This is a predicted structure of a 388-nucleotide part of an RNA (large-subunit ribosomal RNA, domain III) from a Deltaproteobacteria bacterium.
Context: one part of a larger RNA
RNA sequence: GAGUAGCGAUAAAGCGGGUGAAAAACCCGCUCGCCGGAAACCCAAGGGUUCCUGUCCAAGGAUCAUCCGGGCAGGGUUAGUCGGCCCCUAAGGUGUAGCCGAAAGGCGAAGCCGAUGGGAAACAGGUGAACAUUCCUGUACCACCAAUUGUGAGCAGAGCAGGGACGGAGAAGGGUAGAUGAGCCAGGCGAUGGUUGUCCUGGUGCAAGCCUGUAGGUAGAGCUCGUAGGAAUAAAACGCGAGCUCAACGCCGAGGGGUGAUGCCGUGGUCCUCGAGACCGAAGUCAUUGAUCCCACGCUUCCAAGAAAAGCUGCGGACUGUGUUGAACUUUUGGUGACCGUACCCCAAACCGACUCAGGUGGGUAGGUGGAGAACACCAAGGCGCUU
Numbered sequence: 001g002a003g004u005a006g007c008g009a010u011a012a013a014g015c016g017g018g019u020g021a022a023a024a025a026c027c028c029g030c031u032c033g034c035c036g037g038a039a040a041c042c043c044a045a046g047g048g049u050u051c052c053u054g055u056c057c058a059a060g061g062a063u064c065a066u067c068c069g070g071g072c073a074g075g076g077u078u079a080g081u082c083g084g085c086c087c088c089u090a091a092g093g094u095g096u097a098g099c100c101g102a103a104a105g106g107c108g109a110a111g112c113c114g115a116u117g118g119g120a121a122a123c124a125g126g127u128g129a130a131c132a133u134u135c136c137u138g139u140a141c142c143a144c145c146a147a148u149u150g151u152g153a154g155c156a157g158a159g160c161a162g163g164g165a166c167g168g169a170g171a172a173g174g175g176u177a178g179a180u181g182a183g184c185c186a187g188g189c190g191a192u193g194g195u196u197g198u199c200c201u202g203g204u205g206c207a208a209g210c211c212u213g214u215a216g217g218u219a220g221a222g223c224u225c226g227u228a229g230g231a232a233u234a235a236a237a238c239g240c241g242a243g244c245u246c247a248a249c250g251c252c253g254a255g256g257g258g259u260g261a262u263g264c265c266g267u268g269g270u271c272c273u274c275g276a277g278a279c280c281g282a283a284g285u286c287a288u289u290g291a292u293c294c295c296a297c298g299c300u301u302c303c304a305a306g307a308a309a310a311g312c313u314g315c316g317g318a319c320u321g322u323g324u325u326g327a328a329c330u331u332u333u334g335g336u337g338a339c340c341g342u343a344c345c346c347c348a349a350a351c352c353g354a355c356u357c358a359g360g361u362g363g364g365u366a367g368g369u370g371g372a373g374a375a376c377a378c379c380a381a382g383g384c385g386c387u388u
Stems, first nucleotide, its partner, number of pairs: 013031006032385004040365004046345002050343001051075006060068002080141002082341003086119003092113003098107003122139005142337006150329002154322004159315004167302004173295003178289005183204006189197001205264002209259004216252003220246008229238001265284001268280004272275001303306001351360002367379004
């Protein structure tokens, strides 16, 4: 220079009370303003205690600070079913045999590893300073093991087959979530002109599972005969071909109804030691509307023709193992279900940007009025007023 520029979105504050040495900024209350396909809520990634409670205010906080994502101390993450681990494979990696290369090393059938994909099973309510599909209550389900009841000769492995199993676009139908209104239930009757009324305010909720098998979708089905397909050898099944009979059997399948529920929740009320307390507990129906969610990638259509493997199901001859000293299925009962993650932030002051940085960051949820709409405007739930 200069007490100058600036103090990081112009979403906005005002008042009262509290605490305190001290309050524009902390806490409580009332009013005001802002977001509301987000500036709300829940996950993944990433972070790694930032979570909760008590206490402190040097430094950090662009100012203050009694406050904090700051210091100190104590506490907090509970699972057969959520996710991983596990079984399976994709790209890719690795890699025996094999090929190549002065060396190092580069490739590479099979195999193995490898999710961002496939594969068994849980919901509702409550609790709670901080966790809850994990704890508690109620009601379930799955896998495996053992014993047991009945039947009494197969079963398993590798093998063969089915299935898993899949594209884009478009349209219609049936539902549900949700929403709105009426009815019903409870409360209210006005500090100021009116308000017992066609008035005002609030509530009107509930899952998995089990039983039923609907709207609808799909496909011909059964039998007989033949058979050259699967790397090579075998069978049946499958596939393929022919014939006959029948017109539905079957398979898939939302939702609804019943049950779950004589339960939970629930406006409100009662009691009391006045608290984050205890107890009682009304109505809980109907109609309209209606999804981008479900039936379901089901249907139609198009060409660029749209993963794999296991679990699962079937087959049976040869092979291996096992089985009348009882295989397999079935009934009932009992048992087992380990380990790891789980706090908190997650469009952000906690992640990536050297910062409490106007930047960046994948998925899910999607209320009201107007509107074609997830645009836009104003609002709800909820969250904030962006640390001078």